[in-house]
Context: one part of a larger RNA
RNA sequence: CGUAGUUUAAGGAAUUCGGCAAAACAGCUAGGCGUAAUUUAGAGAGAUGCCUUCCCCUCACUAGCAAUAGUGAGGGGCGCAGCUAAUGACGUGAGGUGGACUGUUUAUCAAAAACACAGGUCCGUGCAAACUCGUAAGAGGAAGUAUACGGGCUGAGGCCUGACCGGUGCCAGAAGGUUAAUUGACCGGGUUUCCGUCGUAAGACGGAUUGCCUGGAAUAGAAGCCCUGGUGAACGUCAGCAAUAACUAUAAUUGUUCUAAGGUAGCGAAAUUCCUUGUCGCUUAAUUGGCGACCCGCACGAAAGGUUUAACCAGCCUCACACUGUCUUGAACUACGACUCG
Repeated sequence: CGUAGUUUAAGGAAUUCGGCAAAACAGCUAGGCGUAAUUUAGAGAGAUGCCUUCCCCUCACUAGCAAUAGUGAGGGGCGCAGCUAAUGACGUGAGGUGGACUGUUUAUCAAAAACACAGGUCCGUGCAAACUCGUAAGAGGAAGUAUACGGGCUGAGGCCUGACCGGUGCCAGAAGGUUAAUUGACCGGGUUUCCGUCGUAAGACGGAUUGCCUGGAAUAGAAGCCCUGGUGAACGUCAGCAAUAACUAUAAUUGUUCUAAGGUAGCGAAAUUCCUUGUCGCUUAAUUGGCGACCCGCACGAAAGGUUUAACCAGCCUCACACUGUCUUGAACUACGACUCG
């Protein structure tokens, strides 16, 4: 010096990112009394808190024929201490934040505010269901049948869930436009055969043929797209600049530009606020913290839900009581190491 422990004057969180660690409170299914705000009336709650616990005597009641046992009340005794041992064994209160809750999770650095959840809502599915696995047979869905099953989002409960359908998606529509394979009117090119004309011949020209090969191609031609509507608990989006009231300030008001429409209720320096340690109040001797307000919201906002909420939480932030070697600030001791000698 390290590891694991024990004790410590005075102070008592001054330590520290933070009471981390330690201490303390309470005490094995203790008994009696008593218990706030709030609340979904269940809870909160073992809230917080006060008293008792051993032994002896008396009285009353209960059970018993009785001895006696139990319960209650009163009085007394001893001790530092009476659940007298050992082992094991919740500190409490207040405010806020997040998630309603019990539950689940990164086996081996994360247990949470993440996932799930009951509840809500939208979409699909009429049964040989949709959907999933499989090349298929087949299987699951389901030995179920729309109070069912599959998928998406949200996430108890209370109060609510605003505007925009222009873009994208989805749904519906079918008049018109466009349009594939296919169809092949028509216009060519090549070539065989036959006939005619010319030519001595080779061949040339013209015609015929439901011949064959080949180039182009009008017309007809579905869904889709264009088009017409609908649809937000579909993907999403939810402005700017000026002027104006009899102090000033502010702007209920007005003008103007653009838009599909310009953010409603509620909340708000927030798990979101850059400027910012915003400003005011409370808390402290002192507070970039916390809580309550304000609202110029850089860049909240309504099921990627908004807001509120009792209960719950090894969640996170802040305060208080108790308590302490966390600290002021060190010290001593025990065990085992390290170290020195051997």
This is a predicted structure of a 342-nucleotide part of an RNA (large-subunit ribosomal RNA, domain IV) from a Pseudomonadales bacterium. The organism belongs to Pseudomonadales, within Bacteria. It matches the Rfam family "Bacterial large subunit ribosomal RNA". The RNAcentral record of the full RNA draws on ENA. The coordinates come from a structure-prediction model, not an experiment, and the mean pLDDT is 81.